Context: one part of a larger RNA
RNA sequence: UGACGGGGGCCCGCACAAGCGGUGGAGUAUGUGGUUUAAUUCGACGCAACGCGAAGAACCUUACCAGGUCUUGACAUUGAUCGCUAUUCCAAGAAAUUGGAAGUUCCUCUUCGGGGGACGAGAAAACAGGUGGUGCACGGCUGUCGUCAGCUCGUGUCGUGAGAUGUUGGGUUAAGUCCCGCAACGAGCGCAACCCCUAUCUUAUGUUACCAGCACGUUAUGGUGGGGACUCAUGAGAGACCGCCGCGGACAACGCGGAGGAAGGUGGGGAUGACGUCAAGUCAUCAUGCCCCUUAUGACCUGGGCUACACACGUACUACAAUGGGUGUCAACAAAGAGAAGCGAAGCCGCGAGGCAGAGCAAACCUCAAAAACACACCCCCAGUUCAGAUUGCAGGCUGCAACCCGCCUGCAUGAAGUAGGAAUCGCUAGUAAUCGCGGGUCAGCAUACCGCGGUGAAUACGUUCCCGGGCCU
Numbered sequence: 001u002g003a004c005g006g007g008g009g010c011c012c013g014c015a016c017a018a019g020c021g022g023u024g025g026a027g028u029a030u031g032u033g034g035u036u037u038a039a040u041u042c043g044a045c046g047c048a049a050c051g052c053g054a055a056g057a058a059c060c061u062u063a064c065c066a067g068g069u070c071u072u073g074a075c076a077u078u079g080a081u082c083g084c085u086a087u088u089c090c091a092a093g094a095a096a097u098u099g100g101a102a103g104u105u106c107c108u109c110u111u112c113g114g115g116g117g118a119c120g121a122g123a124a125a126a127c128a129g130g131u132g133g134u135g136c137a138c139g140g141c142u143g144u145c146g147u148c149a150g151c152u153c154g155u156g157u158c159g160u161g162a163g164a165u166g167u168u169g170g171g172u173u174a175a176g177u178c179c180c181g182c183a184a185c186g187a188g189c190g191c192a193a194c195c196c197c198u199a200u201c202u203u204a205u206g207u208u209a210c211c212a213g214c215a216c217g218u219u220a221u222g223g224u225g226g227g228g229a230c231u232c233a234u235g236a237g238a239g240a241c242c243g244c245c246g247c248g249g250a251c252a253a254c255g256c257g258g259a260g261g262a263a264g265g266u267g268g269g270g271a272u273g274a275c276g277u278c279a280a281g282u283c284a285u286c287a288u289g290c291c292c293c294u295u296a297u298g299a300c301c302u303g304g305g306c307u308a309c310a311c312a313c314g315u316a317c318u319a320c321a322a323u324g325g326g327u328g329u330c331a332a333c334a335a336a337g338a339g340a341a342g343c344g345a346a347g348c349c350g351c352g353a354g355g356c357a358g359a360g361c362a363a364a365c366c367u368c369a370a371a372a373a374c375a376c377a378c379c380c381c382c383a384g385u386u387c388a389g390a391u392u393g394c395a396g397g398c399u400g401c402a403a404c405c406c407g408c409c410u411g412c413a414u415g416a417a418g419u420a421g422g423a424a425u426c427g428c429u430a431g432u433a434a435u436c437g438c439g440g441g442u443c444a445g446c447a448u449a450c451c452g453c454g455g456u457g458a459a460u461a462c463g464u465u466c467c468c469g470g471g472c473c474u
Stems, first nucleotide, its partner, number of pairs: 007474007015464002019428005026318008034309002042053002064304007073127001077126002081121003087102006106117004129293002132291003139286001140282003143278001145276001150189006156165003169180003195270004200238007210227002214225003241264001244258005320421001324380006337368003342361002347356003387418001392413007434456007
């Protein structure tokens, strides 16, 4: 000077408390440990590993294993020499590959001799290659404390010096935010603001959006003429600043109340992460030093594995029911998205998954598309049930070269555990929690995950003694 204390003072945070809903019990999904295995590839391990890398393992992916193969190599540059290629077919083989046949038409310049370029083959040699090791050799990127309010510098002053001061103190703030004071005076990185979305209004424009008034038309529909009001869209502006009033305060900063206002004291949300900490994570995104392999630790192929299963843990989904389940009716009412090797309508077929069909649409135009919870009517009458849906059998559908290992979906049948979950533990303070559906990325196919979107829509906060984390002074 720091750090630490079951020292003290002050102050914050869903930290506790007050509430609401969960997890921990069941079934399933998924990740991990362990075990097993020829292999079950590798990494991640308190918070900050465990629905994590993986925004999607049937082959591929794939790094693992078995077997079959290659050795200047699957890929790059140079390369003596030779040529056409492409493409199609036949045979062997699990394929890689090997053998044979057909085919011979690359581009460009041209003095028609040829030159140049692409493509293919190719001796020898330089070399390639490595998801092999080291994240405790590194770059880059990331997590975390933490969106916490801190971290520093110049000059001056003090101290022999390490250092101190400033940054402490009195107030105040979400904030080292601001005010006052002070041997300090200034400054930088952070805070805040500037950026984006959202809440209100004005204005301009008006198609593919809209339809008040005026007409036309229809079984019906902004369908048509038309309109520029409204909604909405896209630009440009206005608006919020403790600006106004009152009170408190030190005549300050600021706080409390009120008016006006769509919005009030940072309006709500996002992006934005200081100096640093954890030899934190990543050599398997990439890059890279050193070490190691070089007929193999490289490369190709087929099949298998990553999907195993006595068990243990994490994260989710679905339930245990009557605030419910079922059937029908009401085409009830969204937002945000995606679409050309794509989205795919009407109509028809099928109980259904789906099929036939192919209109329209590079989309404010067409399509995906049905929102669901909700409301109304009827049934169920508290039961392992008209709850719950695991498991299994049969029959089908779709994608794909191929669903045995190992995909998703549908119908019929089957109908397990589960009657609210011990100790313990998690999230959330408002359009939040809870609950309901919808979309997107990945993707041939596959979503209970992830990332978004809207619908319905609460309860509680006395307070800061205690638990956890953090800030300032001592």
This is a predicted structure of a 474-nucleotide part of an RNA (small-subunit ribosomal RNA, 3' major domain) from an uncultured bacterium. The full RNA is in RNAcentral, with records from ENA, Greengenes and SILVA. Its mean pLDDT, the model's own confidence on a scale to 100, is 85. Rfam family: Bacterial small subunit ribosomal RNA.